[in-house]
Transfer RNA from Candidatus Hebobacterum abditum, 84 nucleotides, folded computationally. The sequence was found in a public genome assembly.

């Protein structure tokens, strides 16, 4: 340099043919249980703002197509594999 694949919360990992992003698990927070702890169970948990209802933002970065993009197209970045 060329080809292929991948990039989503704190972590792993989903999301069918473009239609509520983060299901589910781990972790974390609060609670129940316990003398106490572990285990187990319940509730909550993407980020920011707000007492709250709720609002805004968010799938590596940018642009495009579309009523609508994690998903399709183009450029770029990073990582992995293969070829040279």
């Nucleotide at each position: 340099g060329g080809g292929c694949g991948a990039g989503u919360g704190g972590c792993g990992g989903a999301a069918c043919u473009g239609g509520u992003a983060g299901a589910c698990g781990c972790g974390c927070a609060g609670g129940a249980c316990u003398u106490a702890g572990a285990a187990u169970c319940c509730u909550g948990u993407g980020g920011c703002g707000g007492u709250g209802a709720c609002g805004c933002c968010g799938u590596g970065g940018g642009a495009g197509u579309u009523c609508g993009a994690g998903u399709c197209u183009c450029c770029c970045c990073u990582c992995g594999c293969c070829c040279a």
The coordinates come from a structure-prediction model, not an experiment, and the mean pLDDT is 80.